This is a predicted structure of an 88-nucleotide RNA (Glycine riboswitch aptamer) from an uncultured Micrococcales bacterium.
RNA sequence: CGAAGCGUGGCGGGAGAGCAGUUUAGGUACUGCACCGAAGGAGCAAUCCUCCCCAGAAUCUCUCAGGUGAUCAAACCGCCAUGACUAG
Numbered sequence: 001c002g003a004a005g006c007g008u009g010g011c012g013g014g015a016g017a018g019c020a021g022u023u024u025a026g027g028u029a030c031u032g033c034a035c036c037g038a039a040g041g042a043g044c045a046a047u048c049c050u051c052c053c054c055a056g057a058a059u060c061u062c063u064c065a066g067g068u069g070a071u072c073a074a075a076c077c078g079c080c081a082u083g084a085c086u087a088g
Base pairs, nucleotide, nucleotide: 001088006083007082008081009080010079011078012077013076018033019032020031021030022029034068035067036066040064041062042061043060047057048056
């Protein structure tokens, strides 16, 4: 000097699933039943990890949490800026 990867910030993109009843100025709040997976959390039946076991992982599974009018936010993706470290 400094790639890749990682962190932070900004911008852009960004899914699914609802009815009924009561209630309220108001999708305002609650109840019942049903449903969704993409914050977070948990799990390993199947899948992946070259084959078996073990172990591990996820966009898989569960649905504890969260959510089910629109908007917003969150997973994730792209770009830009920036920080520390590392291979070299």